[in-house]
RNA sequence: GCCGAGGUAACUCAACGGUAGAGUAGCGGUAUCGUAAACCGCAAGUUGUGGGUUCAAAUCCCACCCUCGGCU
Numbered sequence: 001g002c003c004g005a006g007g008u009a010a011c012u013c014a015a016c017g018g019u020a021g022a023g024u025a026g027c028g029g030u031a032u033c034g035u036a037a038a039c040c041g042c043a044a045g046u047u048g049u050g051g052g053u054u055c056a057a058a059u060c061c062c063a064c065c066c067u068c069g070g071c072u
Base pairs, nucleotide, nucleotide: 001071002070003069004068005067006066007065010024011023012022013021018055026042027041028040029039030038048064049063050062051061052060
């Protein structure tokens, strides 16, 4: 330099162009003599950055940044 995969909550991952969600972790509660497990709830996101298309973009297009793999 070229090709491919990926970047979404603290972490691991979902979400065919139409309200961004789950599990774990965190916080609060129920329960227990008490703790953990369990159960109920709450909070946590400028969807890597900037543009474009569209009534509407995490999703489609372009450029760039970062990570991983391959080729040279």